[in-house]
RNA sequence: CCAGAUGGCCGGAUAGCUGCGGGGGUUGAUGUGGUGCGGAUGAGGCUAAACCUCGGAUGCACGUUUUUAUUCCCCGAGGAAAGUCCGGGCUCCGACGGAACAGGAUGGCGGGUAAUGCCCGCCCACGGCAACGUGAGGGAAAGUGCCACAGAGACGAUACCGCUAGGGUGCGCAAGCACCCUAGUAAGGGUGAAAAGGUGCGGUAAGAGCGCACCGCGCGGGUGGUAACAUCCGUGGCAGGGCAAACCCCAUCCGGAGCAAGACCAAAUAGGGACAAACAGCCGCAAGGCUGGCGCGGGUUCCACGCGUUUGUAUGUCCGGGUUGGUUGCUUGAGCGCCGCAGCAAUGCGUCGCCCAGAUGAAUAGCUAUCCAGAGGUGGCGACACCUUGGACAGAACCCGGCUUACAGGCCAUCUGGUACC
Numbered sequence: 001c002c003a004g005a006u007g008g009c010c011g012g013a014u015a016g017c018u019g020c021g022g023g024g025g026u027u028g029a030u031g032u033g034g035u036g037c038g039g040a041u042g043a044g045g046c047u048a049a050a051c052c053u054c055g056g057a058u059g060c061a062c063g064u065u066u067u068u069a070u071u072c073c074c075c076g077a078g079g080a081a082a083g084u085c086c087g088g089g090c091u092c093c094g095a096c097g098g099a100a101c102a103g104g105a106u107g108g109c110g111g112g113u114a115a116u117g118c119c120c121g122c123c124c125a126c127g128g129c130a131a132c133g134u135g136a137g138g139g140a141a142a143g144u145g146c147c148a149c150a151g152a153g154a155c156g157a158u159a160c161c162g163c164u165a166g167g168g169u170g171c172g173c174a175a176g177c178a179c180c181c182u183a184g185u186a187a188g189g190g191u192g193a194a195a196a197g198g199u200g201c202g203g204u205a206a207g208a209g210c211g212c213a214c215c216g217c218g219c220g221g222g223u224g225g226u227a228a229c230a231u232c233c234g235u236g237g238c239a240g241g242g243c244a245a246a247c248c249c250c251a252u253c254c255g256g257a258g259c260a261a262g263a264c265c266a267a268a269u270a271g272g273g274a275c276a277a278a279c280a281g282c283c284g285c286a287a288g289g290c291u292g293g294c295g296c297g298g299g300u301u302c303c304a305c306g307c308g309u310u311u312g313u314a315u316g317u318c319c320g321g322g323u324u325g326g327u328u329g330c331u332u333g334a335g336c337g338c339c340g341c342a343g344c345a346a347u348g349c350g351u352c353g354c355c356c357a358g359a360u361g362a363a364u365a366g367c368u369a370u371c372c373a374g375a376g377g378u379g380g381c382g383a384c385a386c387c388u389u390g391g392a393c394a395g396a397a398c399c400c401g402g403c404u405u406a407c408a409g410g411c412c413a414u415c416u417g418g419u420a421c422c
Stems, first nucleotide, its partner, number of pairs: 001418010012371007020076006027069003031065001034062004042054004078393001082404002085402005090258004097303005103254005108122005123137001124135004138249002143247002145243003160189002162185010197215006216238001217236008262328004272319005279292005293309005335354003339350004372391001374389006
């Protein structure tokens, strides 16, 4: 320098002006209630005035609070906020009680984690010269099912061609050739994604694990490793096609619904209609209680539990009517950054520092200037100069950890192969 592999990061910058959402402060206005000052009209003593008592309006001041304005300060989208696919926190339901079933998910081994179907490390298989990548990677001697086309045969395997032996017929002087029948044969050809293990030697009529050596496979054992597994030794001529993201079998795990959860205030309704059950026995003066039955409550069943039913409200289901405003939940959290320690790593522990959106008819923006990548054009041998254009995917909505998907362009680190030079 060329070609690649892996991991990480950024995803326009600066300034000015205008604007939006949230928080805090200054100053002003305003409404409610409170305290203090003040004391009008009025009532009574007492008929009137004065005086005394009761009473307390307008007003003034203070601090609190509501709404609003002003001005200042601080903060204000993402690496995916997305898909809502997994796993948790939080909240409610409740029968978070048991058993069986159904359903779903996962599937080499070890570790990490709040947890996971995620991550890390290792093993094995496959792909790549390599860096590295991919793998739902348990079970096919429990059963069922499927295997297109081609092919003789797609599995308790198969004889189409070929090869070999025996017999027959025909031709030929003969060697032999052609055809037919019977038997042997999985070595060779052909089909296919896949056809009863591979290579070699022997063997045979031709062949064949028929015999032998090595590889593969099964079984037994030794060694190493936590384990998956690796490796070595012995032994058996060798069981048996593939597919389980087909049903299925085995092992492990799994309650449901979700911030429109839930809580409070205000408003509204003034408690509407229909349907469902079956009651029986005992105790008690009665109220009521107990036992059983029936109905309802979970995905199903049974047990247990709760509520209702001895018919009036009540319980459950359905229909109808009304209100559909505000506060809270709400953002400090398995949080982020730096450093140190432990660990191969995922990750864990510790010190110090930081506070980083909380909208709800839903803010987080717009314009201008200069610059930076990028693209195009003109001039120039070239370095370069000038002009035009120009920044992707997308956008919080209770919060986290993952995965997946989308993404203009750019940067960094490590590694592999090749080439050249030192």

Model confidence (mean pLDDT): 75 of 100. The RNA shown here (Bacterial RNase P class A) has 422 nucleotides and comes from a Pseudomonadota bacterium. Lineage of the source: Bacteria > Pseudomonadati > Pseudomonadota.